Model confidence (mean pLDDT): 86 of 100. The RNA shown here (SAM riboswitch aptamer (S box leader)) has 115 nucleotides and comes from Lentibacillus sediminis. It was read from a public genome assembly, where an Rfam model found it. Rfam family: SAM riboswitch aptamer (S box leader). Gene Ontology term of the family: regulation of gene expression. Taxonomically the source falls in Lentibacillus (Bacteria, Bacillota, Bacilli, Caryophanales).

RNA sequence: CUCUUAUCUAGAGCGGUGGAGGGACUGGCCCAAAGAAACCGCGGCAACCUUCAAACAGAAAUUGUUUGAAAAGGUGCUAACUCCUGCAAAGUGAUUGCACUUUGACAGAUGAGAG
Numbered sequence: 001c002u003c004u005u006a007u008c009u010a011g012a013g014c015g016g017u018g019g020a021g022g023g024a025c026u027g028g029c030c031c032a033a034a035g036a037a038a039c040c041g042c043g044g045c046a047a048c049c050u051u052c053a054a055a056c057a058g059a060a061a062u063u064g065u066u067u068g069a070a071a072a073g074g075u076g077c078u079a080a081c082u083c084c085u086g087c088a089a090a091g092u093g094a095u096u097g098c099a100c101u102u103u104g105a106c107a108g109a110u111g112a113g114a115g
Base pairs, nucleotide, nucleotide: 001115002114003113004112005111006110007109008108013042014041015040016039017038021031022030023029025086027084028083043078044077045076048074049073050070051069052068053067054066055065056064057063082107087104088103089102090101091100092099093098
């Protein structure tokens, strides 16, 4: 980097260095000298991998599925629903094509597995 798969309306910040950007991209709208990004330290959240237990499946396994518990280890995350939006469909209200709502897709993020 590509592919497969699961999840994405919840949750959780202080300090130091640094010194102007950041929220992936578009258009918005926000955050930021009362200090952005990045890096470091110490916390925290969560429960994907993980560990434990039970039930079921299985001829059996160090196997599979489901449920529950835990938080030692591997990741991840710690402003705003993935901040909203983009493409399509349906509905409602307007009537110069707009606004709103819902659903699906696309894109993106993270985990696990494969190449």